Predicted 3D model of a 158-nucleotide RNA (glmS glucosamine-6-phosphate activated ribozyme aptamer) from a Bacillota bacterium. Its Rfam family is "glmS glucosamine-6-phosphate activated ribozyme aptamer". It is annotated as a riboswitch. The coordinates come from a structure-prediction model, not an experiment, and the mean pLDDT is 76. It was read from a public genome assembly, where an Rfam model found it. The organism belongs to Bacillota, within Bacteria.

RNA sequence: GGGGAUAGAGAAGCGCCGGAACUGGCCUCCGGCGAGGCCAGUUGACGAGGCGGGGGAUCUCGAGGUAUUCGGCGGGUGACCCCCGGCUGCUCACGGCCGUAAACCGCCCAGCAAAGCCCGAUCGGCGACGGCGGGACAAAGGGGGCGAGGUGAGGCGC
Repeated sequence: GGGGAUAGAGAAGCGCCGGAACUGGCCUCCGGCGAGGCCAGUUGACGAGGCGGGGGAUCUCGAGGUAUUCGGCGGGUGACCCCCGGCUGCUCACGGCCGUAAACCGCCCAGCAAAGCCCGAUCGGCGACGGCGGGACAAAGGGGGCGAGGUGAGGCGC
């Protein structure tokens, strides 16, 4: 250095950093502004929602902003296909819609509601920056109400 095994820790809008940007120190160049190199660091998507099993390909919603939320890597609860299961008054088939809280859709209602940002007399750091506290604001989704909501065969009831 490579490979393998075992054990532990641990995240799911999550993790990571060889590019990039930025900071500090040293060195070199420059009249200066600055530039380059080395070393050590910082940033690198802001939260909301989301998991029946398998598969391949990669992914919802808004906030902010005109941008490093750049560029990239690894994953991933979304979507699609198959299977299983549920709903569609009962059974079966097909279709549709869903995932055990198993019904989508339309309208209405209430407000369950975010973080970044902003503020701070707060904490750590020389610094880039990070943590903590406070206040405000979403959409999808969730909740409630109303409406609408298969076809065929068989059976039951009226």